[in-house]
Context: one part of a larger RNA
RNA sequence: UGACGGGGGCCCGCACAAGCGGUGGGGCAUGUGGUUUAAUUCGAUGCAACGCGAAGAACCUUACCUACUCUUGACAUCCUGAGGGUUUAGCUGAGAAGUUGAAGUGCCCGCAAGGGAGCUCAGUGACAGGUGCUGCAUGGCUGUCGUCAGCUCGUGUCGUGAGAUGUUGGGUUAAGUCCCGUAACGAGCGCAACCCUUAUCCUUAGUUGCUAGCAUUUUGGAUGAGCACUUUAGGGAGACUGCCGGUGAUAAACCGGAGGAAGGUGGGGACGAUGUCAAGUCAUCAUGGCCCUUAUGGGUAGGGCUACACACGUGCUACAAUGGGCAGUACAGAGGGCGGCGAAGACGCGAGUCGGAGCGAAACUUUAAAGCUGUUCGUAGUUCGGAUUGGAGUCUGGAACUCGACUCCAUGAAGUCGGAAUCGCUAGUAAUCGCAGAUCAGCACGCUGCGGUGAAUACGUUCCCGGCCAUUGUACA
Numbered sequence: 001u002g003a004c005g006g007g008g009g010c011c012c013g014c015a016c017a018a019g020c021g022g023u024g025g026g027g028c029a030u031g032u033g034g035u036u037u038a039a040u041u042c043g044a045u046g047c048a049a050c051g052c053g054a055a056g057a058a059c060c061u062u063a064c065c066u067a068c069u070c071u072u073g074a075c076a077u078c079c080u081g082a083g084g085g086u087u088u089a090g091c092u093g094a095g096a097a098g099u100u101g102a103a104g105u106g107c108c109c110g111c112a113a114g115g116g117a118g119c120u121c122a123g124u125g126a127c128a129g130g131u132g133c134u135g136c137a138u139g140g141c142u143g144u145c146g147u148c149a150g151c152u153c154g155u156g157u158c159g160u161g162a163g164a165u166g167u168u169g170g171g172u173u174a175a176g177u178c179c180c181g182u183a184a185c186g187a188g189c190g191c192a193a194c195c196c197u198u199a200u201c202c203u204u205a206g207u208u209g210c211u212a213g214c215a216u217u218u219u220g221g222a223u224g225a226g227c228a229c230u231u232u233a234g235g236g237a238g239a240c241u242g243c244c245g246g247u248g249a250u251a252a253a254c255c256g257g258a259g260g261a262a263g264g265u266g267g268g269g270a271c272g273a274u275g276u277c278a279a280g281u282c283a284u285c286a287u288g289g290c291c292c293u294u295a296u297g298g299g300u301a302g303g304g305c306u307a308c309a310c311a312c313g314u315g316c317u318a319c320a321a322u323g324g325g326c327a328g329u330a331c332a333g334a335g336g337g338c339g340g341c342g343a344a345g346a347c348g349c350g351a352g353u354c355g356g357a358g359c360g361a362a363a364c365u366u367u368a369a370a371g372c373u374g375u376u377c378g379u380a381g382u383u384c385g386g387a388u389u390g391g392a393g394u395c396u397g398g399a400a401c402u403c404g405a406c407u408c409c410a411u412g413a414a415g416u417c418g419g420a421a422u423c424g425c426u427a428g429u430a431a432u433c434g435c436a437g438a439u440c441a442g443c444a445c446g447c448u449g450c451g452g453u454g455a456a457u458a459c460g461u462u463c464c465c466g467g468c469c470a471u472u473g474u475a476c477a
Base pairs, nucleotide, nucleotide: 001477002476003474004473005472007471009469011467012466013465015461016460019425020424021423022422023421026317027316028315029314030313031312032311033310034308035307042053043052064303065302066301067300068299069298070297073127077126078125079123080122081121082120083119086103087102088101089100090099091098092097107116108115109114129292130291132290133289134288138286139285140281141280142279143277145275150189151188152187153186154185155184156165157164158163169180170179171178195269196268197267198266200237201236202235203234204233205232206231209227210226211225214224215223216222240263243257244256245255246254247253319418323377324376325375326374327373328372329371336365337364340359341358345354346353347352384415389410390409391408392407393406394405395404431453432452433451434450435449436448437447
C1' cells in the first nucleotide's frame, strides 16, 4: 500500500421489512445430470451452466454410429498430355457410383493459320482437407462485479524509501454531483449532457389517411366537397430549480408553492471507466504449436442426436362458481407479405378444400381476447380438469415407421392449492388477456416485440445478502 475480520461508524440497493403473485406437490413441454446404447456428436457447470450456443435434429442440417465407397481428392493454385462446349436415353446398384449408347463440333479475336477464356478426362508431385488437441500459447467477441462511482496522470510539496498528498475534512447529491475549507494546483478515463423513443403545443404538407359544417345517398366517408379535427412525418417551441416563500454558512443544496401537458434525472432505451474471475468461446471467424494424410480427409444409404428404474432447473396447464358451457355484442397496437399475403362465395361437424377479387400495400390481406348482456350448471373428482389410449381424417414434404403439426368421434388418468425451502415485482409496474414477428416446406407451452384490463404495499434500516466511503486490528501478500 492492499486484502481480510462472526471490529466499530456513515450510506445505498425489491437486500430485508410491508404487500401481491408464483416455484417446490399433480399432468405435460423443454434443458441438464445419470443410466443405457453401435451411436445416443460437441460445448456451457455457484451467483454469472441447465426453453443456454440451437431465430426452429423426419432427409438435409450433422459434427456421432453401422455398412458401402474414393485417394491430388468435394474445394484452391501450378505443370504435362488428350478431348466431344453442351443436352439426353437405357441397364446394374440402397445410393454414392459404374457402364452402354444418341444428338451435337460451342464462346471471344482473326480472311485464314493460329491464339485466348472456359469445361471434361488421364497423369505427376508440390499441396489440398481436418467441427482433430491445446481458450492454461493467442486475436476478436462476450459474461460478471455494475450503470456500482469509482480509476488515474502531470507539475509541486512531504517522506532515506516503499509511498503519501491531490481523491482526506464540513455540508450536499442518483453520482469523485456541486459548494466551502485545504500543500496543493490543474488535467484525463468514467458520472451527467449531447443520440433514439414517449408525453404537450405550433408550423409545413393532405393521399392510400380524416369528416366539423354543406349537398347527394344504396346509410357504407360511399360520392361531391373540405384539410378544420384525428393521424402521418419534416421543421420548431417547451423544463432551466427559471419564479415565489422557508431552511441552510450570505454557498451548494433541500422542503413547500405557483404556473404548466410535463417538475426537480418527467418515463423508457442505446451507452458499461481502471480492472477482477489463467471466467466463456480453437465448434462463428482468425491464428501459434502439436497431431492425421488410401485417413482423424471426401462421398452415399440407413440409424442416432427423440433412448428411460431415476434426480434437478425453466415453463405451460389445472385443481374450479371472481368459474365452466352456450347464444348475442364492443374496442387495439405493432408487425409480415410475390416461389408471397390471400377476400367474397361454395363444400365439409372440423382441421381444411374449391375459388381466385384485391395487394410489392396508410389502399388489399388479419373474428383480437379478457370485457359486456342473457341463460344454464349448484360444490360433486362434477357440465372442474384434460393426460393417456383406440378409431377416422387434414396439411406440408420425394418421404411423417423409428420421429411432424392439427382436426373429429370415443376414452376420460393424476390433481381438491402443494413439506423443508425458495423466486419475481415499487406503477401503467405486478397480476391477467390476447395479437404479431424472426427462424421456417412443415413444426413454438420457447424467444423477441405489441397493445387491452389493471392493483396492493413501503412504519422503517434491528436483522439476512451484495456494494460505496473513511477508520481500526492483523502472526496474510